[in-house]
Molecule: small-subunit ribosomal RNA
Organism: uncultured archaeon
C1' cells in the first nucleotide's frame, strides 16, 4: 500500500472505484446498428387551390455493419517494447491534380398465380425499374523483349520516354432553379438545353489505416542436454495486395545448441503501481491510455477497401429450448438482470441536451459508446457534532443556570438541469440533527487502581501472563492514540550490508573442490605507427498521450481538472578526439621457456641382497611349574612346557642413525646395492621472444577399509569362543582366534584427504634457528675433509612492528596493502535424507530436494560453580592417642501406628532432652460437653413490659443455661443490615525483627587509572611468610572500605587506692584447756597478709645468636610470673541457604463472627506390636558395702532460705533465732584418705520390675507427681555393620549451685575437684581457603 472482514457511523460535500482474484461456468427478460424517398419500382394514407404538397411501409439499392463496448482463456511468440527497414505491399471514405462518362443488352426481389410444411421457412411459373448486372466503343491498365540514359536512390529489378507483340478493359445518374417541347385531362407525366449542388469513371499524388521483415530488450526449472524431416539450403513453380520452406515438384545434407537449443512450469505485453534515500524488491499488471488476443469449444471459407467476421453464413462437438419427432431455434467475456462459485464487488434507472460515432445535401434519425441519476466509508480531499459567563465538582470530565451562534440537518422561494438533485442567492424556526473504534507487562504513547478469577477460566504478533494480594484473564473508574473512522486476517515493500551492482563472506560461527593437468571463458610485460569498436565531445531523429516534477489558472479551499514548461532510462543516425581498452603491423626482454655447469634430497617404478626379533621345526641340556592381571581365571605343561645351548623352516618388517631434517601436487615417502624415470633450488654479459596466469565442463592421481581373481600367512588381529569386572558388561582388562593386514592383476574414489587457511602475481619493519646452492673472509687438510664468520638467492620453524580479526589470533610461509581467475555459503532439523539422473561386481558415490518442525542451532571469549583434573595450605579431616555411641534396662525427644483427641511446629550436616516443650488442673493452640459475647450507625421490636434477677418443679453429670408456672425491676432494644472486638484460623514462598549455617572460614569490595569493541581485567597475581588478603619484595597501578587484627570482658605476675559484713600477723583484753612454752574461743585496737573491686604497671621479637634477601619473619636463647596471639570468651563481614519462626512479638492479604471469638468441666498431648536420636545406670576389684576422716567455687534467699531444739527408723512433722544478706541460711560437698568385708559370682556386681506400708505439694496425684522404709530383685558378663567426641588444666571421672518450679530434672546453664595419654607426620577419607585447567 492492496482486497476482505468485526465493531461504529452526521455528513453534507468533491474526486475515483466497484462479479478483476473463484467458474473465458451457465443464463430468463429488455435493451445495445442503422440510415438514406436527392438511387428505384410497387402498396397505403392525408390535405387539397391539384399534372399539386405532406407522411407511411415493405421491397431492389447504396454506404455502415472489420468502429466503438466486453474479457484476459490462449499465448515465452516478432505476442509485446525499442529502434530500423519494404528495391517485396495494400488502403472504402477524406484532400489535391489532370482527364472523362459514346452506344446497346439482361436479370432478380417487392407483386400477381399455383404449391409444401406444425413452426422455421420454402419450391414452381409470371410482369416490372434503377446509382442492379452484362456486351461494344474510347481512355486506360497489365505482361514480355529491346533502346534511352531522364529521375530517385548505396544500390535500379522502381519510375518516366519510344518502337514491337501479346492480355485485360471503365464510368450512373439525381435533387433544385430557369428556359423550351411532347403527350393530355383514359390521369396522377414524358422529353430536350443552360446554371448549381450532390454523386460517378480512370490515371498520379498525398493523408489516414494496415500487411510483411530484421536487431536488440524483458520469467522460473539443468533432478530438462542433445534437438530437428519441410528438418536447413538450392532450382523451379503454386499462392497472396506482397517478400518467404507460406504450399508443391526435384537436388544437396545441413540448420539449433551450455551466451542455454529441445522440454516442463507459468503467464496477455507495454505505459505504468506500491514501497525504498537510492538501487532494487515485489506486484502486478484489474481500472485509464497503447497494441495482442478471445468471443460456448473447435475448423472453414463466402462477401467486402478492409473480416476468416461478439449481436453475419456453413460443418464437427458438446449444454439448453421448441416440436405435431419430419424438423428447427440459440450463444449477455454489451448495458441492466438472474442462477452458480466463493472472503468478496452495484439499479433488469433517466437522457440523447452535451461530447463522438453511422447514415443523409440537409433537417434529422440512431447509438446501455457516451452524459447523467441510484448503491457501496473502496480511496482521496474537505466540514460538522458548538460557544461565552456563573454555580456544584479534585476537574478543562459530566450535571444545573443564563446567554449567543447557525455551518449542516430540517421548511419556504428564485436559479441551476435534458428532466430532476446536488450546488448557489434569499428568508424563517431550532443546541438544536451528529463519536466511535482500539489500546494502558516490555517492544510501545497510557494504571502497579478498585472487584471478580485462581495455570480455571481466558490472553498474547514476539517475549511472556494466570499456581489467592494479577499495572498482562473478565469488569468498573481512569488514562493514550487516532478519530467518521478505528482494529484484525491475508497478500507486497521497508526495517534486511539477511542475496551484499551500489552493498557481504569462506582458519575456529554456514561455507576452499582431496590433489594436479588442461578445453571454453575471463583475465594479461615494454616501446613505435595504423584503425577507431569499446569510450569521450558537438548535433540531428525519437522517446504517444495520461502518469511525474515546476509555474500559472478553474471548481469558495482541496482532492480534481485545464495551459504552459521540464523531466524520463533508453534507441538510431550525422561530424569529431584517440589518453586508455580492442582490433591489425613492427620491435624489446623484466614473465615464461630453453640451453649448459657442479650439487642436494626417505621423490617414483623394477630387480637383487642383508639383518635382528618372532614363529614353527629337529636335535641336546634342564624340571614343575608357566602365563596373565589391579587381583585372578580361562590357557599351557609329566606325551616333558616355560627357560638354556645348537641346526634348520617361513613370513612380515627395517631399531640406532632420526632432527624443531629432507623430497613430493597431494594421496605419501626411511635396511643396503644396481637399473630406468619425474622434480625442484642455486650458478651463467648464452638462445627463444609475451609463447603468460586462471580454470566451468573434461582427464589423471588419490591413505586405510572395502570388493573380484590368483598366491601368501611368522606377528598383529575386526567378527567369533572363552575368562574376568559389573546391578547388567553384546565393553574397558585376560587367553584364544577368522577375514584381513603382504604380494600380482582389476575395481572403489572416500577422510578431522587439516595449515579445517584455493592457485598466481605486486608491495608493506626486523630478529633468531635450520637444509640446499652460490659468492667473500678466517682456522685446517690437501687422496675433493672439514670448521667458523658475514653477505645474497631458495626452502622450512619460533619470535615479533605497522596493519588485520568477533576474539582466539595472524603478521614477507599474511587472515596486512591491492590485481587476476576458479570453487563454495546464505537459520538449526529433516537430510548429505528421498525422488530422478549419472558411476559402480556389490558395498556405495556424485549430483541432491521437498512436506514437517523449531528460537534458536553455533564462534570466541568471559565470570562464577562443579570435576573419581593438576599444584600450593588448612582444620580433632586422617594419622597417633584417651573416651564413647550403636548391645541390656531405664529417661527423654522424633516417626509409625493406635485413638473422640493423642494440638502444632522444626527434618542430612544445620529436625530429634529442639520450640527454653520438666503438659496432673492452668499452660493449651486437640478432643468430649455446657456457657457467654456485635463499640457506633440504620431499620424491625419495645410502658399490652425490653434487658436483667428469682422460688419451685422438669432437663442434666451439675447449673434459672434451657424449659413450665409466677414473682421482682422499669427502658432500652444482637431480630435484620453494615460495623467493630477477638482467632495458637492460614500463607515463614507477601513481610519486620530474631535465630541457624557456610564460618574462626579469610575473605568480600571500592575510587581512580591502565588494558580490552565488549561481558570483564588488572589491583585481590608472583615468591617469601603469617592464625589471618598478616607482612615484606616484586609487579600498571596507587590508594581505601567492610572482615582479621586492633579494641571489650574474665583469668594468670605486681603496684596503687579503700577497709564493712572481709582478715585479723604483731599488740591488749575475756573464758577454756595445759606444770609450762603455749594452744583453742570471744572482744578490741589494727588493716599489714589474704580477700573484695576500682585504677595502674608488665610483652614489644624489645635484647643475642642462627637462617632468611640487608626485608617480612622463622628457630634457638636470656631475662621475666607470663612469651612470639600468654590462656579462655564477646564482638563476628559482602552475602548465599526463597534455611527456621505468622506458636514469643509486630505485620500484608485471605478466612471465621454466633462461631474457627471468650469462659467453665472433664479427657488428651503420658495412649504402644515396632523403629531412629539424644542420655542415665551398668555389666563390677582402679569396684562394691561398712565404718572413721580431710579440703571447694559459682551461686540462690520473702507468701523464701531457714539455723538450733523436739518428734519420726527414714521421707518427714511441730516449734523457731538469723537473714531484704561479702553479716544469717541454702553448705553435711563427692571423688580422696584410713580401717574392715566381699574374692570373680549374674555375685554384697547390676539395679529395672512389681507388691506392701509411710511421708510432701497441690482445690484435686486414677488416668498421670515426686519421696521414704520393707520385700521383689529383670535385663545387662564390654556391645555387628557402622559412628560420636577430645591437643592440656583438655579429655575422663567426682560432686555442687542455678534456670524451670506449688510439687517434680537422668535436661538446660554454671561451678570447682581430681587429672591423663598422643600427634611421626599427611592431605588417603570428610571439608575449607588461593592458583590453574
Nucleotide at each position: 500500500c492492496g482486497a476482505c472482514c468485526g465493531c461504529u457511523a452526521u455528513c453534507g460535500g468533491g474526486g475515483u472505484a466497484g462479479g478483476g482474484c473463484u467458474a473465458a461456468g451457465c443464463c430468463a427478460u429488455g435493451c445495445g446498428a442503422g440510415u438514406c424517398g436527392c438511387g428505384c419500382g410497387c402498396c397505403c394514407g392525408g390535405g387539397g387551390g391539384c399534372g399539386c404538397c405532406c407522411g407511411g411501409g415493405a421491397g431492389c439499392g447504396g454506404c455502415g455493419c472489420a468502429c466503438g463496448g466486453c474479457u484476459c482463456a490462449g499465448u515465452a511468440a516478432c505476442a509485446c517494447g525499442u529502434g530500423c527497414c519494404c528495391a517485396a505491399c495494400c488502403u472504402a471514405c477524406c484532400c489535391u491534380c489532370g482527364g472523362g462518362a459514346g452506344g446497346g443488352g439482361g436479370a432478380c426481389a417487392c407483386c400477381c398465380c399455383c404449391g409444401g410444411g406444425a413452426a422455421a421457412c420454402u419450391g414452381g411459373g409470371g410482369c416490372c425499374a434503377a446509382u442492379c448486372c452484362c456486351c461494344c466503343a474510347u481512355a486506360g491498365g497489365g505482361g514480355a523483349a529491346g533502346g534511352g540514359c531522364g529521375c530517385u536512390g548505396g544500390a535500379a529489378g522502381g519510375c518516366c520516354c519510344c518502337c514491337u507483340c501479346c492480355c485485360c478493359g471503365a464510368a450512373a445518374g439525381g435533387a433544385c432553379g430557369g428556359c423550351g417541347g411532347c403527350c393530355g385531362a383514359u390521369c396522377c407525366g414524358c422529353c430536350g438545353c443552360c446554371g448549381c449542388c450532390c454523386g460517378c469513371c480512370c490515371g498520379a499524388g498525398g493523408a489516414u489505416g494496415g500487411g510483411g521483415g530484421c536487431a536488440c530488450g524483458g520469467c522460473c526449472c539443468a533432478u530438462c542436454a542433445g534437438g530437428u524431416a519441410g528438418u536447413u539450403g538450392g532450382c523451379g513453380g503454386g499462392u497472396u495486395a506482397a517478400a518467404g520452406g507460406c504450399c508443391c515438384g526435384c537436388c544437396a545434407a545441413g540448420c539449433c545448441g551450455a551466451a542455454g537449443a529441445c522440454g516442463g512450469g507459468u503467464a496477455g505485453g507495454g505505459g505504468c503501481g506500491g514501497u525504498g534515500a537510492g538501487a532494487g524488491c515485489c506486484g502486478c499488471g484489474a481500472g485509464c491510455c497503447c497494441c495482442g488476443a478471445g468471443a460456448u469449444c473447435g475448423g472453414c471459407a463466402c462477401u467486402g477497401a478492409g473480416a476468416c467476421a461478439a449481436g453475419g453464413g456453413c460443418c464437427g462437438a458438446g449444454g439448453c429450448c421448441c416440436u405435431a419427432c419430419g424438423g428447427g431455434g440459440u450463444g449477455c467475456a454489451g448495458c441492466a438482470g438472474g442462477c452458480g462459485c466463493g472472503a468478496a464487488u452495484a439499479c433488469u434507472c433517466c437522457g440523447c441536451a452535451a461530447u463522438g460515432c453511422g447514415g443523409g445535401c440537409a433537417a434529422c434519425c440512431g447509438c446501455g459508446a457516451c452524459g447523467g441519476g441510484g448503491c457501496u466509508a473502496c480511496c482521496c480531499c474537505g466540514a460538522g457534532u458548538g460557544c461565552c459567563g456563573g454555580g456544584c465538582g479534585a476537574a478543562g470530565a459530566g450535571c444545573c443556570c443564563g446567554g449567543c451562534u447557525u455551518u449542516u440537518g430540517c421548511c419556504c422561494g428564485g436559479u441551476c438541469u435534458a428532466a430532476a438533485a446536488c450546488g448557489c442567492c434569499g428568508g424563517g424556526a431550532g443546541a438544536a440533527u451528529a463519536a466511535g473504534c482500539g489500546g494502558g507487562g516490555g517492544g510501545c504513547a497510557a494504571g502497579u487502581c478498585u472487584g471478580g478469577u485462581g495455570u480455571c477460566a481466558g490472553c498474547c504478533g514476539c517475549c511472556g501472563c494466570g499456581g489467592u494480594a494479577a499495572u498482562a484473564c473478565c469488569a468498573g473508574c481512569u488514562c493514550c492514540g487516532c478519530g467518521a473512522g478505528u482494529g484484525g486476517u491475508c497478500g507486497g515493500g521497508g526495517u534486511g550490508u539477511u542475496u551484499a551492482c551500489u552493498g557481504g563472506g569462506c582458519u575456529u560461527a554456514a561455507a576452499g573442490c582431496g590433489c594436479c593437468c588442461g578445453u571454453a571463458g575471463c583475465c594479461g610485460g615494454c616501446c613505435c605507427g595504423g584503425c577507431a569498436a569499446g569510450u569521450c565531445g558537438c548535433u540531428c531523429c525519437u522517446g504517444a498521450a495520461a502518469u511525474c516534477c515546476c509555474a500559472g489558472g478553474g471548481c469558495u479551499c482541496a482532492a480534481c481538472c485545464c495551459u504552459g514548461g521540464g523531466g524520463c532510462a533508453g534507441g538510431g543516425g550525422g561530424c569529431g578526439a584517440u589518453a586508455c581498452u580492442g582490433c591489425c603491423g613492427g620491435g624489446c626482454u623484466a614473465g615464461g621457456g630453453g640451453g649448459c655447469g657442479g650439487a642436494a634430497g626417505a621423490g617414483g617404478c623394477c630387480g637383487c641382497c642383508g639383518g635382528u626379533a618372532c614363529u614353527c621345526c629337529g636335535g641336546g641340556g634342564g624340571u614343575a611349574g608357566g602365563g596373565g592381571c589391579g587381583a585372578a581365571a580361562u590357557c599351557c605343561g609329566a606325551u616333558a612346557a616355560u627357560c638354556c645351548c645348537u641346526g634348520g623352516g617361513g613370513g612380515a618388517c627395517c631399531a640406532c642413525c632420526a632432527g624443531u631434517g629432507g623430497c613430493g601436487a597431494a594421496a605419501g615417502c626411511g635396511c643396503c646395492c644396481g637399473g630406468c624415470u619425474g622434480g625442484a633450488a642455486c650458478g651463467c654479459g648464452c638462445c627463444c621472444g609475451a609463447c603468460g596466469g586462471u580454470g566451468a565442463g573434461g582427464g589423471g592421481c588419490g591413505a586405510a577399509a572395502g570388493c573380484c581373481g590368483g598366491g601368501g600367512g611368522a606377528g598383529c588381529g575386526a567378527a567369533c569362543c572363552g575368562g574376568a569386572u559389573u546391578a547388567g558388561a553384546u565393553a574397558c582388562c585376560c587367553g584364544g582366534g577368522u577375514a584381513g593386514u603382504c604380494c600380482c592383476g582389476g575395481c572403489u574414489g572416500u577422510a578431522a584427504a587439516c595449515g579445517a587457511u584455493g592457485c598466481g602475481g605486486g608491495c608493506u619493519a626486523g630478529g633468531u634457528g635450520u637444509c640446499g646452492g652460490g659468492c667473500g673472509g678466517g682456522c685446517g687438510u690437501u687422496g675433493g675433509a672439514g670448521c667458523c664468520c658475514g653477505c645474497c638467492c631458495g626452502g622450512u620453524g619460533c619470535c615479533g612492528c605497522a596493519g588485520g580479526g568477533a576474539a582466539g589470533c595472524c603478521g614477507u610461509u599474511a587472515a596486512g596493502c591491492c590485481c587476476g581467475c576458479c570453487g563454495c555459503c546464505u537459520g538449526g532439523g529433516g537430510a548429505g535424507u528421498a525422488c530422478g539422473g549419472c558411476c559402480g561386481c556389490a558395498a556405495g558415490g556424485c549430483u541432491g530436494a521437498a512436506a514437517c518442525u523449531u528460537u534458536a542451532a553455533g564462534g570466541a571469549a568471559u565470570u562464577g560453580g562443579c570435576g573419581g583434573g593438576g599444584g600450593g595450605g588448612c582444620a580433632c579431616a586422617c594419622a597417633a592417642g584417651g573416651g564413647g555411641u550403636g548391645g541390656a534396662g531405664c529417661c527423654u525427644g522424633c516417626g509409625g501406628c493406635u485413638c473422640a483427641a493423642u494440638u502444632g511446629g522444626a527434618g542430612u550436616c544445620a529436625a530429634c532432652g529442639c520450640c527454653g516443650g520438666g503438659a496432673a488442673c492452668c499452660u493449651c493452640a486437640c478432643c468430649g460437653g455446657g456457657g457467654g459475647c456485635g463499640a457506633c450507625a440504620g431499620c424491625a421490636g419495645g410502658a399490652u413490659g425490653a434487658c436483667g434477677g428469682c422460688c419451685a418443679g422438669g432437663c442434666u453429670a451439675a447449673u434459672g443455661a434451657c424449659c413450665u408456672u409466677g414473682c421482682c425491676u422499669g427502658a432500652c432494644g444482637c431480630g435484620c443490615u453494615g460495623a467493630g472486638g477477638g482467632g495458637a484460623g492460614g500463607u515463614g514462598c507477601a513481610u519486620g525483627g530474631c535465630c541457624g549455617u557456610c564460618g574462626u572460614c579469610a575473605g568480600c569490595u571500592c575510587g581512580u587509572g591502565c588494558u580490552g569493541u565488549g561481558a570483564a581485567g588488572u589491583g585481590u597475581c608472583c615468591u617469601g611468610u603469617u592464625a589471618a588478603g598478616u607482612c615484606a619484595g616484586g609487579c600498571a597501578a596507587c590508594g581505601a572500605g567492610c572482615g582479621a587484627g586492633a579494641c571489650c570482658c574474665c583469668c594468670g605476675c605486681c603496684c596503687c587506692u579503700a577497709g564493712u559484713u572481709g582478715c585479723g600477723a604483731c599488740c591488749c583484753u575475756g573464758c577454756g584447756g595445759g606444770c609450762g612454752a603455749c594452744c583453742g574461743u570471744g572482744g578490741g585496737a589494727g588493716c599489714a597478709c589474704a580477700c573484695u573491686a576500682g585504677g595502674g604497671g608488665g610483652a614489644c621479637u624489645g635484647c643475642c645468636g642462627c637462617c632468611g634477601c640487608u626485608a617480612a619473619g622463622g628457630c634457638g636463647g636470656a631475662g621475666g610470673a607470663a612469651g612470639g596471639a600468654g590462656g579462655g570468651g564477646g564482638c563476628c563481614a559482602c552475602g548465599g541457604c526463597a534455611g527456621g519462626u505468622c506458636a514469643g512479638c509486630a505485620u500484608g492479604c485471605c478466612c471465621c463472627u454466633a462461631a474457627a471469638c471468650c469462659c467453665c468441666c472433664g479427657g488428651g498431648c503420658u495412649g504402644c506390636a515396632c523403629g531412629c536420636g539424644g542420655g542415665c545406670u551398668a555389666c563390677a576389684a582402679u569396684g562394691g558395702c561398712g565404718g572413721g576422716g580431710a579440703c571447694a567455687g559459682c551461686g540462690g534467699g520473702a507468701u523464701c532460705c531457714g539455723a538450733c531444739c523436739c518428734c519420726g527408723a527414714a521421707a518427714g512433722g511441730g516449734g523457731g533465732a538469723g537473714g531484704c544478706a561479702a553479716u544469717c541460711c541454702c553448705u553435711g560437698a563427692a571423688a580422696c584418705c584410713c580401717c574392715g568385708c566381699c574374692g570373680u559370682a549374674g555375685u554384697c556386681g547390676g539395679g529395672a520390675u512389681u507388691g506392701g506400708g509411710g511421708g510432701c505439694u497441690g482445690a484435686a496425684a486414677c488416668u498421670c507427681g515426686c519421696c521414704c522404709c520393707c520385700a521383689u530383685g529383670a535385663a545387662c558378663c564390654u556391645g555387628g555393620a557402622a559412628u560420636c567426641c577430645c591437643u592440656a588444666g583438655u579429655a575422663a571421672c567426682c560432686g555442687c549451685g542455678c534456670g524451670u518450679c506449688a510439687a517434680c530434672a537422668u535436661c538446660g546453664c554454671g561451678c570447682g575437684g581430681u587429672g591423663a595419654a598422643u600427634a611421626c607426620g599427611u592431605c588417603c577419607c570428610u571439608g575449607c581457603c588461593c592458583c590453574u585447567u